[in-house]
Context: one part of a larger RNA
Molecule: large-subunit ribosomal RNA, domain IV
Organism: Riemerella anatipestifer
């Protein structure tokens, strides 16, 4: 000096990011228990009493009630929930990063679109074949969402998806027609040159698909700008232009989202960059990438209280192990 472990005056979170640790509570009866609530909880809320021996009395007995004895202490030792306010997220139980992450991530059950008539669609596989499925639309596959309550607004201009065929393009194929060699004939020669065949060119014909025409957002998405106006100011219910496919509706809102920002006001403290209520100026909230609430859950985060407390003011002492010196 370090490590377990066990006590400490007075204070009691003043430590620290943070009450990290640690102490505290704990058993079993009775008593008594609020907001909120999906009427189940919430709840072992919270708080508070009483436990041990003897004797009497009542009882089958458990045991119960009165005396009344003893300690600092009676669930006489271990073992054995701290609790409470508000708040964010995630409905729950559950699953993960086997070895730095347990969580607001996944899952979920509900909700929805969408494909899929059975040799179903999806998947495996070169193929037979298999799986779906010894099911059949109350089935199966596939994407989003995420219990429950209130609700899910406006855009189909642009992508995508479905339909739809009038016109435009358009592939191999198909082919009128043109050219060119070839050559039977013709012709004194030069050269013409039928039908075949060869080469090669092509008008026409020709599907889907793209262009076009709808639809279709719980599909991928997206959801302005300026400038004037009311008899204090101030603000703008109001008018006027641009533009757009349409200009964010309800909720909410410096929020897990607000930069400026420690925003403004209130509340909590003596003293509040966090935290709670509000406000709305939303740099850059918002409606199944869901919106907003919301009991009950959470080894979840985030602020406060009570209670404990050597976590601290500030440190000492004990015990035991290690190191260290010596040997």
């Nucleotide at each position: 000096u370090c490590g377990u472990g066990g006590c400490u005056a007075a204070g009691g979170a003043a430590c620290u990011a943070g009450g990290c640790a640690a102490a505290a509570u704990a058993g079993u009866c009775u008593c008594g228990u609020a907001a909120c609530u999906u009427c189940g909880g919430a709840a072992g809320a919270a708080g508070a009493g009483a436990c041990g021996c003897c004797a009497a009395c009542a009882g089958a007995a458990a045991u119960g009630u009165u005396g009344g004895c003893c300690g600092c202490a009676g669930u006489g030792a271990a073992g054995a929930g701290g609790c409470c306010c508000a708040g964010g997220c995630g409905a729950c139980u559950g699953u993960u990063u086997a070895u730095c992450a347990a969580a607001a991530a996944c899952a979920c059950a509900g909700g929805a679109c969408u494909c899929u008539g059975c040799u179903a669609a999806a998947u495996c596989g070169a193929a037979a074949g298999a799986u779906g499925c010894u099911g059949u639309a109350u089935a199966g596959g596939g994407u989003c969402u995420g219990a429950c309550a209130c609700c899910u607004g406006c855009c189909c201009g642009g992508u995508g998806c479905u339909g739809g065929a009038a016109g435009g393009u358009u592939a191999a194929g198909g082919a009128a027609g043109g050219u060119g060699c070839u050559u039977a004939g013709c012709g004194u020669a030069a050269g013409c040159g039928a039908a075949g065949g060869c080469a090669u060119u092509a008008a026409c014909u020709g599907a889907a698909g793209c262009c076009c025409c709808a639809g279709u957002a719980a599909a991928c998405g997206g959801c302005g700008g300026c400038c004037g106006u009311a008899a204090c100011u101030a603000u703008a219910a109001c008018g006027g232009u641009c533009c757009u496919a349409a200009g964010g509706u309800a909720g909410c809102g410096a929020a897990a989202u607000u930069c400026c920002u420690u925003g403004u006001c209130g509340g909590g403290u003596a003293a509040g960059u966090u935290c709670c209520g509000a406000c709305c100026u939303g740099c850059a909230c918002g409606a199944a990438u869901g919106g907003u609430g919301u009991a009950a859950c959470g080894a979840u985060c985030u602020g406060g209280g009570c209670a404990c407390u050597g976590u601290c003011u500030c440190a000492g002492c004990c015990a035991c192990g290690a190191g260290c010196u010596c040997g």